[in-house]
Context: one part of a larger RNA
Molecule: large-subunit ribosomal RNA, domain IV
Organism: Endomicrobiia bacterium
RNA sequence: CUCCGCUAAGGAACUCGGCACAUUGGCCCCGUAUCUUCGGUAGAAGGGGUGCCUACUAUUCCAAUGGCAACAUUGGGAUGUGGGUCGCAGUUAAGAGCCUCCUGCGACUGUUUAACAAAAACACAGGUCCCUGCUAAAAGCGUAAGCUGAUGUAUAGGGACUGACGCCUGCCCGGUGCCGGAAGGUCAAGGGGAGGAGUUAGUUCUGACUUAGUCAGAACGAAGCUCCGAUCUCAAGCCCCGGUAAACGGCGGCCGUAACUAUAACGGUCCUAAGGUAGCGAAAUUCCUUGUCGGGUAAGUUCCGACCUGCACGAAUGGCGUAACGAAAGGAGGACUGUCUCGGCGGAGGACCCG
Numbered sequence: 001c002u003c004c005g006c007u008a009a010g011g012a013a014c015u016c017g018g019c020a021c022a023u024u025g026g027c028c029c030c031g032u033a034u035c036u037u038c039g040g041u042a043g044a045a046g047g048g049g050u051g052c053c054u055a056c057u058a059u060u061c062c063a064a065u066g067g068c069a070a071c072a073u074u075g076g077g078a079u080g081u082g083g084g085u086c087g088c089a090g091u092u093a094a095g096a097g098c099c100u101c102c103u104g105c106g107a108c109u110g111u112u113u114a115a116c117a118a119a120a121a122c123a124c125a126g127g128u129c130c131c132u133g134c135u136a137a138a139a140g141c142g143u144a145a146g147c148u149g150a151u152g153u154a155u156a157g158g159g160a161c162u163g164a165c166g167c168c169u170g171c172c173c174g175g176u177g178c179c180g181g182a183a184g185g186u187c188a189a190g191g192g193g194a195g196g197a198g199u200u201a202g203u204u205c206u207g208a209c210u211u212a213g214u215c216a217g218a219a220c221g222a223a224g225c226u227c228c229g230a231u232c233u234c235a236a237g238c239c240c241c242g243g244u245a246a247a248c249g250g251c252g253g254c255c256g257u258a259a260c261u262a263u264a265a266c267g268g269u270c271c272u273a274a275g276g277u278a279g280c281g282a283a284a285u286u287c288c289u290u291g292u293c294g295g296g297u298a299a300g301u302u303c304c305g306a307c308c309u310g311c312a313c314g315a316a317u318g319g320c321g322u323a324a325c326g327a328a329a330g331g332a333g334g335a336c337u338g339u340c341u342c343g344g345c346g347g348a349g350g351a352c353c354c355g
Base pairs, nucleotide, nucleotide: 001349002348003347004346005345006344007343009341010340013339018336026050027049028048029047030046035040037164051085052084053083054082055081056080060077061076062075063074064073065072066071086090098334099333100332101331102330103329105326106325110122111121126162127161128160129159130158131157132156139148140147141146165321166320167319168318170251171250172249175248176247177244178243179242180241181240184239185238186237190233191232195228196227197226198225199224202220203219204218205217206216207215208214209213252270253269254268255267256266279313280310291307292306293305294304295303
């Protein structure tokens, strides 16, 4: 140093925190609150018993014998009752729940970061919305062929959010998204081809050489070919008109007012698409803050109950409750203890010495 046993008095004073240790522990009997979804909670809690010997023990069990059977006799067992007996101690060793109360979170059993996180995270049954009517659904994989969906068919399949259950889920469609509409505006390729441009057979003019004529230049210029090209026509989309929030999201300010004071049911005004309803609230959310009051303690930044001044809760990014459940989180108590006051003693294995 590691592991283990014991420890006066006290008993959490230790510590972030009872971490660790200790207590409890099997079986039988008695008994069991609150809450509750009536199943549970519950092994709640809290008590008592427990060895061995002996007697008896029923319309009891087993076996043997007799008997057709009912049953009878004998032996044994279990259970129960009584009596006795030994020890400090009888589930005599070993193995074998500590318990209760309050609260937040998550309904629950489950799942997860293989190797620092098991949880309040994920999932979940249940709820809602959207898509999908099938030769080839919607959705998804693949360049394709093809396949999954599904040898299914809206009580089915896919996507999204929420997350048992109970009571509920308010207002806003201005923005964004989605759905519907199609009059008008905008509007691509394409269609169409008004018109224009290039090229030149030809015509005219000029010049040179010249007999006709030839050559050169300029202007005009048909057809063809090539290029450009307006009005017009033309889908979706967008603009536009509506709907839709369990779609993404959002849900005000200032001033005044009551016969003490205080406060403001009330009034005024500005702005908005609409100004936060029910419920909850210093909360896993409260900065100020250890808010204030009450409870618990001798003493409580934690905890519980209230208040509401909500910096910055709030209704399926669900709101508020909730029995049961949780190796989860916070607080309190009992029991128990070397966690501690504060140490001590002992054992085993190392360390150390010799080899």